[in-house]
Context: one part of a larger RNA
RNA sequence: GGACGAACGCUGGCGGCGUGCUUAAUACAUGCAAGUCAAGGAGAACAUUUCCUUCGGGAAAUUAUUAAACUGGCGAACGGGUGAGUAACACGUAGGCAACCUGCCUUGGAGAUGGGGAUAACCCCGGGAAACCGGGACUAAUACCGAAUAAUGCAGCGGCUUCUUUGGAAGAUGUUGUUAAAGCGGGCUUCGGCUCGCACUUCAAGAUGGACCUGCGUCCGAUUAGCUUGUUGGUAAGGUAACGGCUCACCAAGACUACGAUCUAUAGCUGGUCUGAGAGGAUGAUCAGCCACACUGGGACUGAGACACGGCCCAGACUCCUACGGGAGGCAGCAGUGGGGAAUAUUGGACAAUGGGGGCAACCCUGAUCCAGCGAUGCCGCGUGAGUGAUGAAGGACUUAGGGUUGUAAAACUCUUUCGUCAGGGAAGAUAAUGACGGUACCUGAAGAAGAAGAUCCGGCUAACUCCGUGCCAGCAGCCGCGGUAAUACGGAGGGAUCUAGCGUUAUUC
Numbered sequence: 001g002g003a004c005g006a007a008c009g010c011u012g013g014c015g016g017c018g019u020g021c022u023u024a025a026u027a028c029a030u031g032c033a034a035g036u037c038a039a040g041g042a043g044a045a046c047a048u049u050u051c052c053u054u055c056g057g058g059a060a061a062u063u064a065u066u067a068a069a070c071u072g073g074c075g076a077a078c079g080g081g082u083g084a085g086u087a088a089c090a091c092g093u094a095g096g097c098a099a100c101c102u103g104c105c106u107u108g109g110a111g112a113u114g115g116g117g118a119u120a121a122c123c124c125c126g127g128g129a130a131a132c133c134g135g136g137a138c139u140a141a142u143a144c145c146g147a148a149u150a151a152u153g154c155a156g157c158g159g160c161u162u163c164u165u166u167g168g169a170a171g172a173u174g175u176u177g178u179u180a181a182a183g184c185g186g187g188c189u190u191c192g193g194c195u196c197g198c199a200c201u202u203c204a205a206g207a208u209g210g211a212c213c214u215g216c217g218u219c220c221g222a223u224u225a226g227c228u229u230g231u232u233g234g235u236a237a238g239g240u241a242a243c244g245g246c247u248c249a250c251c252a253a254g255a256c257u258a259c260g261a262u263c264u265a266u267a268g269c270u271g272g273u274c275u276g277a278g279a280g281g282a283u284g285a286u287c288a289g290c291c292a293c294a295c296u297g298g299g300a301c302u303g304a305g306a307c308a309c310g311g312c313c314c315a316g317a318c319u320c321c322u323a324c325g326g327g328a329g330g331c332a333g334c335a336g337u338g339g340g341g342a343a344u345a346u347u348g349g350a351c352a353a354u355g356g357g358g359g360c361a362a363c364c365c366u367g368a369u370c371c372a373g374c375g376a377u378g379c380c381g382c383g384u385g386a387g388u389g390a391u392g393a394a395g396g397a398c399u400u401a402g403g404g405u406u407g408u409a410a411a412a413c414u415c416u417u418u419c420g421u422c423a424g425g426g427a428a429g430a431u432a433a434u435g436a437c438g439g440u441a442c443c444u445g446a447a448g449a450a451g452a453a454g455a456u457c458c459g460g461c462u463a464a465c466u467c468c469g470u471g472c473c474a475g476c477a478g479c480c481g482c483g484g485u486a487a488u489a490c491g492g493a494g495g496g497a498u499c500u501a502g503c504g505u506u507a508u509u510c
Base pairs, nucleotide, nucleotide: 001510002509003508006506007505008504009503010502013382014381015380016379017378018377019375020374021340026338027337028336030335031334032333035074036073037072039071040070047062048061049060050059051058052057081293082292083291091217092216093215094214095213096212100210101209105206106205107204108203109202110201111200113147115145116144123136124135125134126133127132153178154177155176156175157174158173160171161170162169163168183198184197185196186195187194188193221263226256228254231253232252233251234250235249237247238246268290269289270288271287272283273282274281275280295316296315297314298313299312318329319328320327321326346372348371349370350369354368355366356365357364358363385415386414387413388412395406396405398403419451421446422445423444424443425442429437454499455498456497457496458495459480460479461478465494466493467492468491469490475482476481
């Protein structure tokens, strides 16, 4: 000198764009953050109208192809948060997979025949304080289960061609066995069906997303020197989407290590960011990619995908409810609260845009997102007036008492109106419709210099000097050093210097 997710002191006019718990991965009240659906059965309440009425009420219709709930499908594995753990194929980079999976989507081939038995909701009964649970009877499906059909699928057994060397891979092909399905809506109809749309089954390929393996790179300590027993390798088996000690039985005794194993400490990694001429050093907030985690530890289920933040089970700590028998919970989602701390925001608006989920769609959901609010927290821009104005006014402070200085500064005169204020108009962002932002940006008009300047410093480094007070005191100080009676270094004043809506200090870093 630069930088900052900064903090503190003094001060503070406006706007744009960014950015804002770095500490306790501490505990959390409250609300919201993941739903949706032409499948399916059953089917209210409120309200309105009409009728009856013993004036208490009752019945019917519409609402209603409805709401809430239930069965079923898809989604909930995305999006959002955090960085505790991790020194590791976690990440980065370059490759491999002749060892793999992939819902939705795209392309192509083939197909969707004919049956069955249940069950929730609803109703009845019962248990319980509750959470919820049990029994009986009824019913539907794109829920569930047989049967049929079927290969280029899968499995077993054969031979062939072309490649490849790690077992093998790809392609024709023979034979045996095995494996599937579901309808709904619209239009037409001669009621037999036809057709369109969306769904369904199977096969092949693609795309996308992932799994696994390897080379190299990736921090401190030797005041850590040995470490390891599924450990290292083999055979057979199991398991997995898949290779593999991944697991297991048996066999062998290996594997790593001074080129630093093991252990300890620290730490998410990267693109980047800061600095620097560069080499390098430091760093990993915001944004983007990957990873890991979701009260702590463990486990699996469902599923194309999880060992699953707002799912389940078990154990633990903590909190809450309880009729003491038993139950409920998990903000490292968005706001917000307590606590910690030098320190970090609103319990806001909208789905208008972009994107995501569901749906043919209409549409619904979306604290993702877009916006607004708060903070000079940062960067950038603008303003706080301009011109004229010398009896160089008054006042201040200095003085050699003549004067010099503050100082064209003020006053005064002339002018302008950015920003702000008030009034009127008023967007783009949105392809036809739909705008939270927002009566915002912007435009026009009105009044009036009006509402808008401070902070630090002045001994040298380092730009800027005098007076008074103090008297090694009070104090200053980044270093050198000032202060003991004439202090340009302390405190005040006048004057000056620098930066400016900021200025200084502190911490950290180059």